Model confidence (mean pLDDT): 78 of 100. This is a predicted structure of a 97-nucleotide RNA (Glycine riboswitch aptamer) from an Acidobacteriota bacterium. NCBI's taxonomy places the organism under Bacteria, Pseudomonadati, Acidobacteriota. Rfam family: Glycine riboswitch aptamer. Rfam links the family to the GO term glycine biosynthetic process. From the family's description: This family represents the bacterial glycine riboswitch.

[in-house]
RNA sequence: ACGACCCCGCCCGGGAGAGUCCUGCCGCAGCCAGCGACAGGCGCCGAAGGAGCAAGCUCCCCGCCAACCUCUCAGGCUUCAGGACCGCGCGGGACAG
Numbered sequence: 001a002c003g004a005c006c007c008c009g010c011c012c013g014g015g016a017g018a019g020u021c022c023u024g025c026c027g028c029a030g031c032c033a034g035c036g037a038c039a040g041g042c043g044c045c046g047a048a049g050g051a052g053c054a055a056g057c058u059c060c061c062c063g064c065c066a067a068c069c070u071c072u073c074a075g076g077c078u079u080c081a082g083g084a085c086c087g088c089g090c091g092g093g094a095c096a097g
Stems, first nucleotide, its partner, number of pairs: 002097001006093005012087003019042001021041004026036003043077003049073001050071003056064002
C1' cells in the first nucleotide's frame, strides 16, 4: 500500500397492517353538500424509536442475553409523509491474509 466476507453512513428503488368512524369548532366554499386544520371520544394496527423475556453463559447468586415474539409509552389507521427489512451504487473503517 492492497484488503473479500464484515461494520458504519449517504443517494436511489421496493416496502405491510389498522376507521378516508362519531362529535365540536375554524377556514375554503357558501342552499344542500364536500374538502382541509385543530380538539375530544370510542375502536383498531405494529415493521420508526422504546420497554420485556427464552435457550445459553455465570463464583449456577446478582447479573449478561435475540427477534419481524410480547407490550402498545411513543408512533400509525384516504393520499402525502413515515416505515423494520431487502436491493444497486458511493464514501469511510479495519480483521484474516